[in-house]
RNA sequence: UGUAAGAAAACCAAACCUGCUGCGAAGCAGGGACGGAAAGCCACGGGUCUUAAUAAGAUAGCCGAGUUGCCAUGA
Numbered sequence: 001u002g003u004a005a006g007a008a009a010a011c012c013a014a015a016c017c018u019g020c021u022g023c024g025a026a027g028c029a030g031g032g033a034c035g036g037a038a039a040g041c042c043a044c045g046g047g048u049c050u051u052a053a054u055a056a057g058a059u060a061g062c063c064g065a066g067u068u069g070c071c072a073u074g075a
Stems, first nucleotide, its partner, number of pairs: 001074003011036002016031006034061001040067002044064003047059005
């Protein structure tokens, strides 16, 4: 620096359950695994959602941009 694939090694953890926080979307912790090759980070663009609504907020496991990076393998 190029390439591909499985969930294998290692990693993350949807739904659901419990507790806490929040008006809410949701978040955090524990349990749990549907899945994931960036399901790491980041609200910059679009989307969706919430509200005490026209501007604040949620979502990175909706898509793209940016940025960093594991395993295997080629040069």